[in-house]
Context: one part of a larger RNA
RNA sequence: CUGGGCGUAAAGGGCGCGUAGGCGGUGAGAUAAGUCUGCUGUGAAAGCCCCGGGCUUAACCUGGGAAUGGCGGUGGAGACUGUGUCACUGGAGUGUGAGAGAGGAUGGCGGAAUUCCCGGUGUAGCGGUGAAAUGCGUAGAUAUCGGGAGGAACACCGAUGGCGAAGGCAGCUGUCUGGCUUAACACUGACGCUGAGGCGCGAAAGCGUGGGGAGCAAACAGGAUUAGAUACCCUGGUAGUCCACGCCCUAAACGAUGAGAACUAGACGUUGGAAGGGUUAAACCUUUUGGUGUCGCAGCUAACGCGCUAAGUUCUCCGCCUGGGGAGUACGGCCGCAAGGUUGAAACUC
Numbered sequence: 001c002u003g004g005g006c007g008u009a010a011a012g013g014g015c016g017c018g019u020a021g022g023c024g025g026u027g028a029g030a031u032a033a034g035u036c037u038g039c040u041g042u043g044a045a046a047g048c049c050c051c052g053g054g055c056u057u058a059a060c061c062u063g064g065g066a067a068u069g070g071c072g073g074u075g076g077a078g079a080c081u082g083u084g085u086c087a088c089u090g091g092a093g094u095g096u097g098a099g100a101g102a103g104g105a106u107g108g109c110g111g112a113a114u115u116c117c118c119g120g121u122g123u124a125g126c127g128g129u130g131a132a133a134u135g136c137g138u139a140g141a142u143a144u145c146g147g148g149a150g151g152a153a154c155a156c157c158g159a160u161g162g163c164g165a166a167g168g169c170a171g172c173u174g175u176c177u178g179g180c181u182u183a184a185c186a187c188u189g190a191c192g193c194u195g196a197g198g199c200g201c202g203a204a205a206g207c208g209u210g211g212g213g214a215g216c217a218a219a220c221a222g223g224a225u226u227a228g229a230u231a232c233c234c235u236g237g238u239a240g241u242c243c244a245c246g247c248c249c250u251a252a253a254c255g256a257u258g259a260g261a262a263c264u265a266g267a268c269g270u271u272g273g274a275a276g277g278g279u280u281a282a283a284c285c286u287u288u289u290g291g292u293g294u295c296g297c298a299g300c301u302a303a304c305g306c307g308c309u310a311a312g313u314u315c316u317c318c319g320c321c322u323g324g325g326g327a328g329u330a331c332g333g334c335c336g337c338a339a340g341g342u343u344g345a346a347a348c349u350c
Stems, first nucleotide, its partner, number of pairs: 003322004007304002012318001014201004021194003025088004030083002033081002035077008049065006091191001092188004096183004103177007110154001115149007125136002162169002206247006215241002220236004258317006266295012299306002323350003332343004
């Protein structure tokens, strides 16, 4: 430099915002940088290639020609790309009306349950297991009733449902706030897509400081099981789990499927909106639009399967792969308080 690829064989970055860059809608006329074309200069000689000639041949020597990625000058073409100009509305966006939602942040409130404490009733057991034991209980437990404290999580609704870029989000309610959908118009006039670096977000666990601590529970202790049992089971139990602030930055961060756009049979659910029909009001029906599912034609696929939410048919941009092990290791760099993260080899070996 180039080929083929990336759902499951190696391979989609965890997700977003966005810089450079790459790519970019419709019409008109301009320009002529890219592009195409004519002419011209240059592209030394030797060599290579073609046709000849000379040594008896060949090697060798030699004449002519061709070839030469290209580069410069000049004349022209004007479709496409570029550039600048004018205009457009289909892409994109703004305004107006309406709508759904566990989207985010913060404050307040609520009931059930567990545990603990106090009091009443009450007496010999409770608990736990495959069976037991450790454990708790006559200093009155378990059970039951009343009162209180405290922390964490929100049964039913609940879904094959909704929202969010992803991680993720669920009791009720106030405040602040992001995004989305839809209807009919009006407006801006390509303002767009992607995105190396960069910046931000990023479950759980973990770390720092200070709080909090009901339940659960790594570590740990004991009881069992067992040949052993550093386990599975049982009784306890500390970090942690919760809050505030600051770090960490990983994951089967999964749809194992990057983002955007266009095109390409249908059928059946479900969720949000709109219009029409229907009804007293509903139900329901038709059309349309945004999501989310199941099946399926064409097509694709090694098969499984995918199939308008594509893995089909195409375009643009980014990321990534290139036999297994060694190894996501070593070394170095960067980041981190640390744990470690990120970038990421080779020898050797099959």